[in-house]
RNA sequence: UCAGAUUAUUGACUAAUCGCGUGCCUCGGCACGAGGAAAGUCCGGGCAGCAAAGGGAAAUGGUAGUCGCUAACGGCGACCGGGGGUAACCCUAGGGAAAGUGCCACAGAAACGAAACCGCCAAGUUUACUUGGUAAGGGUGAAACGAGCGAGGUAAGAGCUCGCAAUUCUCUACGGUGACGUAGAAAAUAGGUAAACCCUACCUGCUGCAAGGAGAUGGAUUUCCUUAAGCCUAAAGCUUAGGAGUGUCCCACUGAUAAUUCAUCAAUUAAACCGCUCGAAUCUGCGAGCAAUCGCAGAUCUAGAUAGAUGAUUAGUCUAGACAGAACCCGGCUUACAGAUAGUCUGACCAA
RNA sequence: GCCGCCUUAGCUCAGUUGGUAGAGCAACGCUUUUGUAAAGCGAAGGUCCUCGGUUCGAAUCCGAGAGGCGGCU
Numbered sequence: 001u002c003a004g005a006u007u008a009u010u011g012a013c014u015a016a017u018c019g020c021g022u023g024c025c026u027c028g029g030c031a032c033g034a035g036g037a038a039a040g041u042c043c044g045g046g047c048a049g050c051a052a053a054g055g056g057a058a059a060u061g062g063u064a065g066u067c068g069c070u071a072a073c074g075g076c077g078a079c080c081g082g083g084g085g086u087a088a089c090c091c092u093a094g095g096g097a098a099a100g101u102g103c104c105a106c107a108g109a110a111a112c113g114a115a116a117c118c119g120c121c122a123a124g125u126u127u128a129c130u131u132g133g134u135a136a137g138g139g140u141g142a143a144a145c146g147a148g149c150g151a152g153g154u155a156a157g158a159g160c161u162c163g164c165a166a167u168u169c170u171c172u173a174c175g176g177u178g179a180c181g182u183a184g185a186a187a188a189u190a191g192g193u194a195a196a197c198c199c200u201a202c203c204u205g206c207u208g209c210a211a212g213g214a215g216a217u218g219g220a221u222u223u224c225c226u227u228a229a230g231c232c233u234a235a236a237g238c239u240u241a242g243g244a245g246u247g248u249c250c251c252a253c254u255g256a257u258a259a260u261u262c263a264u265c266a267a268u269u270a271a272a273c274c275g276c277u278c279g280a281a282u283c284u285g286c287g288a289g290c291a292a293u294c295g296c297a298g299a300u301c302u303a304g305a306u307a308g309a310u311g312a313u314u315a316g317u318c319u320a321g322a323c324a325g326a327a328c329c330c331g332g333c334u335u336a337c338a339g340a341u342a343g344u345c346u347g348a349c350c351a352a
Numbered sequence: 353g354c355c356g357c358c359u360u361a362g363c364u365c366a367g368u369u370g371g372u373a374g375a376g377c378a379a380c381g382c383u384u385u386u387g388u389a390a391a392g393c394g395a396a397g398g399u400c401c402u403c404g405g406u407u408c409g410a411a412u413c414c415g416a417g418a419g420g421c422g423g424c425u
Stems, first nucleotide, its partner, number of pairs: 001348010012317007020033006035323001039334002042332005047208004054251003058248001061203004065079005080094001081092004095199002100197002102193003112146001117138002119134006148164005166189003170185006212274002215265008224243002227241005244254002281300008318321001353424007362377004371408001380394004401417005
């Protein structure tokens, strides 16, 4: 210099005037006022209701290497195995096909049960066939019976046997928390597909803020139904059976700071109020950790609407401004994005 | 705002244990008719909304995105 890899930040700025939303008061001002994705609604929680949200985990749905982080997760970090790249580095739905079932179109003799189309070999004989053996070779196909090479062996062949190499599983030793790695021994040679059913381990109730809530004081009533049978003189109560609440099923449970209703006072007129923004919050510093993240200290308060607020004009500067706008909140993921800035690393070439 | 459903030929729709995509109407050509319609015959027309993945193979299975429709005070 060229080509690349990767991480982080930023997302035009300044001044004046007018205007909008919320809060506050001295009623005229003051303070604050969209994003890294506010988006998609793909996951996970908070919160709320379903009487208590209970137990089992059968069903349903989901996840899938190991260890850690977290409120939790299908997220994140580090590592292991596999794949790609000269490298920096990137990708990985990565349990089980040796429990069982299903599927493998067309072509092909045959698609996992076993089987002989061509070829090879033997026998018979009409010299072109028949019978038998053979999975080394050819052909078809995405895939051909699933351990390659060499030697022996045989009528011809074949893990049929042997040597070396390969793979899988088990055991032992060492290293590691672990996935796993290295070495040794022994056994075996197993088609693919689980983003097909299924098996194993773990997790899992449903509905979503358009959820939902709703003034104060005093009094009364109810404690699932009372259906059937029994105990009992009767009532009350108890036991058993049945039904209901519960949402797919079973077990357990039958609650009261609760529910209903009445009176008085207060407020409101088709709506208004609460939920609503102080929160797993943000920033700075120090410390622990490879990191995700966590701990401590200090500082800060930062939209809350309900037809829905961020704009317009003027002046100036530059690189001439992308994707796009809250609607209960938070942690992630995914998708969109003109450019600008900073750091680290790799390869090639050149120069000293 | 939250929840659910759909996308296949010009239009309306079929199509599932994954195997090479069809029907009706429309449009085109031919026959029939003096000419048209109807009828008959024939041929054409498809990135199965887009992208990525699993698989030998995807309209179909999985993930992400785009567009459209419906319900809830």

Predicted 3D model of RNase P RNA and transfer RNA as a complex of 425 nucleotides.
Rfam match: Bacterial RNase P class A. By type it is a ribozyme.
Its mean pLDDT, the model's own confidence on a scale to 100, is 76.